RNAcentral holds the sequence, with entries from MGnify.
This is a predicted structure of an 88-nucleotide RNA (SAM riboswitch aptamer (S box leader)) from a marine sediment metagenome.
The prediction has a mean pLDDT of 80.
[in-house]
RNA sequence: CUUAUUGAGAGUGACGGAGGGAAUAGGCCCUAUGAAGUCCAGCAACCGAAUCAGGUGCUAAAUCCUACAGUUCAUACUGAAAAAUGAG
Numbered sequence: 001c002u003u004a005u006u007g008a009g010a011g012u013g014a015c016g017g018a019g020g021g022a023a024u025a026g027g028c029c030c031u032a033u034g035a036a037g038u039c040c041a042g043c044a045a046c047c048g049a050a051u052c053a054g055g056u057g058c059u060a061a062a063u064c065c066u067a068c069a070g071u072u073c074a075u076a077c078u079g080a081a082a083a084a085u086g087a088g
Stems, first nucleotide, its partner, number of pairs: 001088006011040001013039003019030003024067004041059003045056003063082001068079004
C1' cells in the first nucleotide's frame, strides 16, 4: 500500500504495585475490593489443518461515545475518516 472484519465470545488464577480506556480535544468510565506489564488459563476472528497440531490476535463498556458529511426543529439515524487485527 491492497483487501476482509470490527454491537458475538472469553479470568473470583499467580507475580506485580499505580495507573489505564490508540493519538489530540471534549465527555463518560475502569482502578488499592489492585491499573500497566509478565506468566498461566480461556475465547475462536484470520491463516493453517481437516476436526483441531500450530502462527497471529483477543479476554470492561459498540473500535466506550463525540469530532467530518448527509437527513432531522431536536433526539436520533446513515455514511465517511481515523484506528485495531488478519491475510497478501